Predicted 3D model of a 79-nucleotide RNA (c-di-GMP-I riboswitch aptamer) from a Desulfobulbaceae bacterium.
The source organism's lineage runs through Bacteria, Pseudomonadati, Thermodesulfobacteriota, Desulfobulbales and Desulfobulbaceae.
It was read from a public genome assembly, where an Rfam model found it.

[in-house]
């Protein structure tokens, strides 16, 4: 450096729910919590899904990375 691995060790993140807060909303943030995760680290590039405006619609704006694919980076360890 490349390709693997979590049943090792040290660690990391934090589902749902609840509380507070922001938002028309999807949802975000903080706390609590701990279902799970070997990238559950980062990115909205392509899909899927969801929200709002329009609504004959076409279309537009957003959410989502723990839905899938893709890109970048990375601890330990095996070869």
């Nucleotide at each position: 450096a490349g390709c693997g691995g979590a049943u090792a060790a040290a660690g990391c993140c934090a589902c749902a729910g609840c509380c507070g807060u922001c938002g028309u909303g999807a949802g975000g943030c903080g706390g609590u919590g701990u279902c799970g995760g070997a990238a559950a680290g980062c990115c909205a590039c392509g899909g899927a899904u969801c929200u709002c405006c329009a609504a004959c619609a076409a279309g537009g704006a957003g959410a989502c990375a723990g839905c899938c694919g893709g890109g970048c980076u990375a601890c330990c360890u095996g070869c």